[in-house]
RNA sequence: AGAGUUUGAUCCUGGCUCAGAUUGAACGCUGGCGGCAUGGCUAAAACAUGCAAGUCGAACGAGAAGCUCACUUCGGUGAGUGGACAGUGGCGUAAGGGCGAGUAAUGCAUUCGAACGUACCCCGAGGUGGGGGAUAGGUCGGGGAAACCGCGGGUAAUACUCCAUGUGCUCUUCGGAGGAAAGCUCCGGCGCCUUGGGAGCGGCGAAUGUCCUAUCAGGUUGUUGGUGAGGUAACGGCUCACCAAGCCGAAGACGGGUAGCGGGUGUGAGAGCAUGACCCGCCGCAUCGGGACUGAGACACUGCCCGGACUCCUACGGGAGGCUGCAGUAACGAAUAUUCCGCAAUGCGCGAAAGCGUGACGGAGCAAUGCCGCGUGCAGGAUGAAGCGGUUACGCCGUGUAAACUGCUGUCAGGGGUGAGGAAGAUCUGACCAACCCCAAAGGAAGGGCCGGCUAAUCUCGUGCCAGCAGCCGCGGUAAGACGAGAGGCCCGAGCGUUAAUCGGAAUCACUGGGCUUAAAGGGUGCGUAGGCGGACCAGUAGGUGUGCCGUGAAAUCCCCCGGCUCAACCGGGGAACUGCGGUGCAAACCACUGGUCUUGAGGCAGGUAGAGGCCGUCGGAACGUUCGGUGGAGCGGUGAAAUGCGUAGAUAUCGAACGGAACGCCAAAGGUGAAGACAGGCGGCUGGGCCUGACCUGACGCUGAGGCACGAAAGCGUGGGGAGCAAACAGGAUUAGAUACCCUGGUAGUCCACGCCCUAAACGAUGCGCACUAGAUCGUUGCCGUUCUGACACGGUGGCGGUCGGAGAGAAAUUGUUAAGUGCGCCGCCUGGGGAGUACGGUCGCAAGGCUAAAACUCAAAGGAAUUGACGGGGGCUCACACAAGCGGUGGAGCAUGUUGCUUAAUUCGAAGCAACGCGAAGAACCUUACCAGGGUUUGACAUGCACGGAUUAGCUCAUGGAAACAUGAGUAACGCCUUUCGGGUGGAACGUGCACAGGUGCUGCAUGGCUGUCGUCAGCUCGUGCUGUGAAGUGUCGGGUUAAGUCCCUUAACGAGCGCAACCCUUAUCGCUAGUUGCCAGCGAGUCAAGUCGGGGACUCUAGCGAGACUGCCGGUGUUAAACCGGAGGAAGGUGGGGAUGACGUCAAGUCCGCAUGGCCCUUAUGUCCUGGGAUGCAAACGUGCUACAAUGGUAUGGACAGAGCGAUGCAAGACCGCGAGGUGGAGCAAAUCGCAAAAACCAUGCCCCAGUUCGGAUUGGAGUCUGAAACUCGACUCCAUGAAGCCGGAAUCGCUAGUAAUCGCAGAUCAGCUACGCUGCGGUGAAUACGUUCCUGAGCCUUGUACACACCGCCCGUCAAGUCAUGGAAGCCGGGAGCGCCCGAAGUCGCUGCGAUUCAGCAGUGCCCACGGCAAGUUCGGUGACUGGGACUAAGUCGUAACAAGGUAACCGUA
Repeated sequence: AGAGUUUGAUCCUGGCUCAGAUUGAACGCUGGCGGCAUGGCUAAAACAUGCAAGUCGAACGAGAAGCUCACUUCGGUGAGUGGACAGUGGCGUAAGGGCGAGUAAUGCAUUCGAACGUACCCCGAGGUGGGGGAUAGGUCGGGGAAACCGCGGGUAAUACUCCAUGUGCUCUUCGGAGGAAAGCUCCGGCGCCUUGGGAGCGGCGAAUGUCCUAUCAGGUUGUUGGUGAGGUAACGGCUCACCAAGCCGAAGACGGGUAGCGGGUGUGAGAGCAUGACCCGCCGCAUCGGGACUGAGACACUGCCCGGACUCCUACGGGAGGCUGCAGUAACGAAUAUUCCGCAAUGCGCGAAAGCGUGACGGAGCAAUGCCGCGUGCAGGAUGAAGCGGUUACGCCGUGUAAACUGCUGUCAGGGGUGAGGAAGAUCUGACCAACCCCAAAGGAAGGGCCGGCUAAUCUCGUGCCAGCAGCCGCGGUAAGACGAGAGGCCCGAGCGUUAAUCGGAAUCACUGGGCUUAAAGGGUGCGUAGGCGGACCAGUAGGUGUGCCGUGAAAUCCCCCGGCUCAACCGGGGAACUGCGGUGCAAACCACUGGUCUUGAGGCAGGUAGAGGCCGUCGGAACGUUCGGUGGAGCGGUGAAAUGCGUAGAUAUCGAACGGAACGCCAAAGGUGAAGACAGGCGGCUGGGCCUGACCUGACGCUGAGGCACGAAAGCGUGGGGAGCAAACAGGAUUAGAUACCCUGGUAGUCCACGCCCUAAACGAUGCGCACUAGAUCGUUGCCGUUCUGACACGGUGGCGGUCGGAGAGAAAUUGUUAAGUGCGCCGCCUGGGGAGUACGGUCGCAAGGCUAAAACUCAAAGGAAUUGACGGGGGCUCACACAAGCGGUGGAGCAUGUUGCUUAAUUCGAAGCAACGCGAAGAACCUUACCAGGGUUUGACAUGCACGGAUUAGCUCAUGGAAACAUGAGUAACGCCUUUCGGGUGGAACGUGCACAGGUGCUGCAUGGCUGUCGUCAGCUCGUGCUGUGAAGUGUCGGGUUAAGUCCCUUAACGAGCGCAACCCUUAUCGCUAGUUGCCAGCGAGUCAAGUCGGGGACUCUAGCGAGACUGCCGGUGUUAAACCGGAGGAAGGUGGGGAUGACGUCAAGUCCGCAUGGCCCUUAUGUCCUGGGAUGCAAACGUGCUACAAUGGUAUGGACAGAGCGAUGCAAGACCGCGAGGUGGAGCAAAUCGCAAAAACCAUGCCCCAGUUCGGAUUGGAGUCUGAAACUCGACUCCAUGAAGCCGGAAUCGCUAGUAAUCGCAGAUCAGCUACGCUGCGGUGAAUACGUUCCUGAGCCUUGUACACACCGCCCGUCAAGUCAUGGAAGCCGGGAGCGCCCGAAGUCGCUGCGAUUCAGCAGUGCCCACGGCAAGUUCGGUGACUGGGACUAAGUCGUAACAAGGUAACCGUA
């Protein structure tokens, strides 16, 4: 000190979240020792038991036990001593200790103050004389269960009382009056009374400060003041009588909520924010409420009286009690300790003292609750052990010097012993603790969290949107570093995490230190009250301000220094600080105040001036409507197209007249006026404001403005008018799936006027008002001045107002920029994440509608602003493409072929799915193929490699049996390599068998992949380096102007270059040349044949196949920017990339393929492997795609005749010949092929027939007979012949191809292949067109631009009702509970007073008055709970209906209103 999270990316705004510190904590896991602290935060709810306040015999009487003495009838009695228990009396019990309910001021804090009290203590003065009567205890005898209470007689005092004196004291009318004491003693003293002073303590007053709420705005009647009296220690309305009517309040009274306050504590850089445990000070309280008594002091925690609630005892008559003291109990709760020891220390009470008392206190116990310290060992030790985990190139790597093992040490705990010190005080005194010495043995002592990012630390396995994690973002749907486990690692460590809470980060309430055009935020506008702020000069004052000094700011705490516990925590001493308050001196600049002066701010005055400023009245024309009249005669109107509607009862159209209401064309503009809303025909009247010029007057009179008041579009409301047009609602017609809409025909409120309400708008410049300062340019409007003799005008200058552009600056950017959103000052209003919600409740205003004010629960991790790149648009511009158009031929109809869907099936194997699946994988399914099905076999396997064992058995071949075959069984025969070799033998290499590793899988995942492919698209695009611009994403380059098939080229240019694409290079074809000349060719020469390059020969030609040439906008003219290029022309075989091919940029589609191949993972392993037989993939109500053949005469048929190219051929092509109608057969010349063969090319040409018909068209289908291939044509081959002769007469909506050697048409060949379902596919040549004006439209594409709420990118996004579930909340007949108060009734105890009795006095007794606790009655008020039903709201993978918004969102959207 920051970080994560909104986006495809960016900047900003903004919230949420995290890292830090802290705690009286709690919970989870774990837990060795010690020191010092801390420990009921919840029920101020209830308490069993014990203890927590006594003491004094030196104030007093009485006096038990015991002891001593004496006497004794031995029962005891008397005296002395002794002093228990209790009593009288004194002092204390008002302190100490606990708690925080109440309290927002009767409190607290700080600083001042005057009208007071004070026991004990200190200092001073004076006194202490003389009397009296009681009473407790005790005693006698009673009542009562008890608590306790009476009666009789008797007794003491420092108890009570009288008289005297009285310095001083109190009162005083200044004459006077009132008024005290106590003794005890150890003889030292201690007391007592009166009074003055002091110290400390307390009572009282003032100022200032002290939480939230205005959805609490008015409160108050002893209230405010006065006079008098009473009362008090004392002032005072404290109380009372009378008089006056005040007093408090927006600087927040009164009310409501919450809360003890401070020193301090936590956090923070600070300012602040939060807090008030422990310790200290103050206050308040003591079961709840009230009251007084005693006393120096109380309205009294462990005193009294009364009332209430609760508990206990009881003999039912009555009594007793108060832990918010220390322990403890139960309860509550997430949660908080021992019914301990001691008065040794410190302190307090009493006492002369000894001493007694003290749950204050000192200690110990319990709890990791916190802070601090220590330890769990240290050193060496590599076969880098085993185990575990990972990896694999089978080498290894990690855990890891870690362990084992060797050596060393002795803290803490453990055992034993000593025992300074805490003791002050000579002796004595320690509850508890510290300190020191010795012994033993590495022995007794480590865990917790985390490892996706933030945030330090990763691998493997398991799981498979499951189980789970999660502080935020988010992980998990078969390869999870995020879940669970293991291994490893990271961080802390007797702790570690979690939860809760506070501060911080958060400048996210901004005083320090924020904002308001568009992100949340300027009030709709003005006038103006309070308040805030305020021009120049002079003088004075000293409130603020500055400075010095004095007092105070308790101690503790924090900080610094020093010191004590071995250190530290902790503790002690000293200092500083306590930023504050009060007093006082000085200063006088500034603010303030007082007095005086001034004119520049402001206002006035005079003279001008522009204007839709406002109100009232009056007048006008155009248009429209209605009515009347004329002309006229069938339609009009309306729309995308129509219809409703109007019209022969005369419309529309047109002319004339009259009436009516509303609005004011041109002028007119970026124009003007007004505070805003708003304001527009002309004229008149009344009236507000502005501006300019002059510088005559006043002399700061100013600015802003909470409340307040006024104005305030439209819609709406009330009353009364008015009503032409328009037009919510409504009706009808259309549109549509629907159409309560958009369009059309009608039409009522309303729109208009007067008066009165309403008070809201996207009331916007989304920009409050005022003043000052800070570059300019230009336009409009309106004044004034100057220049020219005047003048329209022009120019120059100077003001006001209204615009545009633009600099600096500002800004997140867009933008703004003297009309600021710049720089400053003053004042007001407003904001603090989104939703819920401008909603509910309350208040207030309104006739109503509704307005103003204005939350919370709950919920989300965002919601937003600006800009960027894309994508998209039923946005725009430019351009291209057989995209359309122009044409030619098809498909869609028929039959058949073929593929697909669907259906069927034991199986109909699988894949391909818009274009870009569907004659596709398949360039050959009868078996095989084959992956599917049924059945039958087989298990180291049909195939590969390795190891071990066997042993010469073997493999193979032949035969037999079984079988559908695979195969099984049996018999026979029996090779091969190497060594030695004579036979033979040996070996075991191969093979075979057995076993083990393993093979195998067309099983899954194309969404784990490689490779290959399709598509956009042969479209012209896609990028990079450097530079420049921008905060940045990014832009520029690549845009613009031309041009091109092209990001092709040229020009311009903050860009300059470059790369992948384009083009070119390559192949082919078209022309020519050269070379070569067989198998090709044959002009000339020769030979030869019926004929034929057949032969000799030739290289001319054709051709073949190699090398070259050729075409480059090179030349000419024009256009164009002197360019690129385009147009035309010449030449040329070919002309502007000549035709065709190959060639496919960055990328897109999680496109296709795990069934071509390869491959990760998963799955099967006597089966999902493998073999065989048979079947299936060819099944057929139906649908679709692609084709073939046709429907005929541009044809069919018959006969005759002509002309290709490119291929293929050895288990092959096969000639001639012969046989067969034919398919074909027999046979075989020739040919590894420019030589031979396939091989007939067909359309075409010629001639004949057919004569428009279901035909001499068409050939499906079916019957029969055959041929060929093949083990085998049943399912399920092709072909031939005979016979049969179906549909079909040119094809609905729709749709496809093609721009030239193209379409159309004609045949030929090849791959695959035994054969073939090929009409498919791939090639080849023959014949050979038509049309293109053009780019509006459809489709697709490129570039530029625009809008966007899209970015999985329009197959996008997204809204509302309804339905379902969950949650919180409003209303609600009511019901229930709490708080505070008013009125009335009752009125305990008690103070004060009164009356009577009583009496020497003080008392007392009886009654009564005022006040008054509790209680009761009654009407309200306020807060909360609950409530049938009801309202909306929020949230929730895949519900319903529509399509509102985002693009011109398909009717631009939005605001207010009905």